[in-house]
This is a predicted structure of a 388-nucleotide RNA (Bacterial RNase P class A) from a Parvularculaceae bacterium. The organism belongs to Parvularculaceae, within Bacteria. It matches the Rfam family "Bacterial RNase P class A". Rfam classes the family as a ribozyme. The sequence was found by an Rfam model in a public genome assembly. Its mean pLDDT, the model's own confidence on a scale to 100, is 76.
């Protein structure tokens, strides 16, 4: 200056007139002032939580569901920082350095799967081809996994020796497995020794290991207020003993107590408390209520300094209050100016034209994820060409 990356900010501004919504003050016939109102995602409804009902109360288990490298952050996560290993690009002789990325524990705990194609797909191998004997010349037998071939993947890889041809057979280097040492909280990473030369891939199969996890949600929930029919009709399941008063012809009712059993968590189990015909499961017929308050915005808030952390973050200290709507406000229009662009103009200044994204709170919050201008702005990295 260009080109490839990565982070991050803005996302129109000012005036004038009229129009909404909240919230104060005056004022008193509905007016007048004053402050204040939609975002980096408000959105998707995927993650956490806060708050608020509800399970009978606390506890082990099991089911069922999430998460999965290492250590920091958080209220807390499946986020988020930092830093490790794998896999990939990009630059350099190389050490390495920047980026992208990863569903990143376990495959000798078990079961399961690898279609076709290929000889053979994991206690897994001989199609062709090399060697060696025979041949009757057409083969026939033995030996091999280096060569090729099928396939996503074939019994570690390169080299060198050795063999009839080979082949960890054997030997270097690398890889893999063990034990140790040294650096780091760790994850891992670097070093020597020894080793058999060997245990193929899939766990976004099922399982194992570790660690979390009650359900349902502001259409939760309170409250006032009105209104109707404290609805009606059917099946199924569903308790013995035993003390006393009644009542009865006898079986046996009723009414109260005890013991036993039954209900009450998704599921077991015991323990406490509560209830006992309590409770459960089903099917048809029907009546009301659509109304206001409230929940509702002062918060795991912003914003500015300081400090400590490599960062994410945390901690002090000052200052501000910045929507609470409910067919559901946050507009319209005028005009100037910024910006992109484009024309006229030799150019700058000027004129004149056109655009100016994605997109509207609806209890709140912290996150990921999507969408986003003929957009603007700022940094940092890598590398090219020029200058000094």
């Nucleotide at each position: 200056u260009c080109g490839g990356g990565c982070g991050a900010c803005c996302g129109g501004g000012c005036g004038g007139c009229c129009g909404c919504g909240g919230c104060g003050a005056a004022a008193u016939u509905u007016u007048u002032c004053g402050c204040u109102g939609a975002g980096g995602a408000a959105a998707g409804u995927c993650c956490g939580g806060g708050c608020u009902c509800c399970a009978u109360g606390g506890a082990a288990g099991c089911a069922a569901g999430g998460u999965g490298c290492c250590g920091g952050g958080u209220a807390a996560c499946g986020c988020c920082c930092g830093g490790c290993c794998g896999g990939g690009g990009c630059g350099g002789u190389g050490a390495c350095g920047c980026c992208c990325u990863g569903a990143g524990g376990g495959a000798a705990a078990g079961c399961g799967c690898c279609a076709c194609a290929g000889a053979a797909a994991a206690c897994a191998a001989a199609c062709c081809g090399c060697c060696c004997u025979c041949u009757c010349c057409g083969g026939a037998g033995g030996g091999u996994a280096a060569g090729g071939g099928u396939g996503a993947a074939a019994a570690g890889g390169u080299g060198c020796g050795g063999u009839a041809a080979g082949a960890g057979c054997g030997c270097a280097c690398c890889g893999c497995c063990g034990a140790c040492c040294c650096a780091g909280c760790a994850a891992u990473g670097g070093g020597g020794c020894g080793g058999g030369c060997a245990c193929g891939g899939c766990a976004a199969g099922c399982c194992c290991c570790a660690c979390c996890u009650g359900g349902a949600g502001c259409a939760a929930g309170a409250c006032c207020g009105a209104a109707u029919a404290g609805g009606g009709a059917c099946c199924g399941a569903g308790u013995g003993c035993u003390g006393c008063g009644c009542g009865g012809u006898a079986u046996c009712g009723c009414g109260u107590g005890g013991c036993a059993g039954g209900c009450g968590c998704g599921c077991u189990u015991a323990c406490a408390c509560g209830c006992u015909g309590a409770u459960c499961g089903g099917u048809c017929c029907g009546g009301g209520u659509u109304g206001g308050u409230u929940g509702c915005u002062u918060g795991a808030g912003g914003c500015u300094g300081c400090a400590c952390g490599c960062a994410a973050g945390u901690g002090c200290a000052g200052u501000c209050c910045c929507a609470g709507a409910u067919g559901g406000a946050u507009g319209g229009u005028c005009g100037c100016c910024a910006u992109u662009u484009c024309g006229c103009c030799u150019a700058u200044a000027g004129c004149g034209g056109a655009a100016u994204a994605c997109a509207g709170a609806a209890c709140c919050c912290g996150g990921c994820u999507u969408a986003u201008a003929u957009g603007g702005u700022c940094g940092c990295c890598c590398g090219g060409c020029g200058c000094c």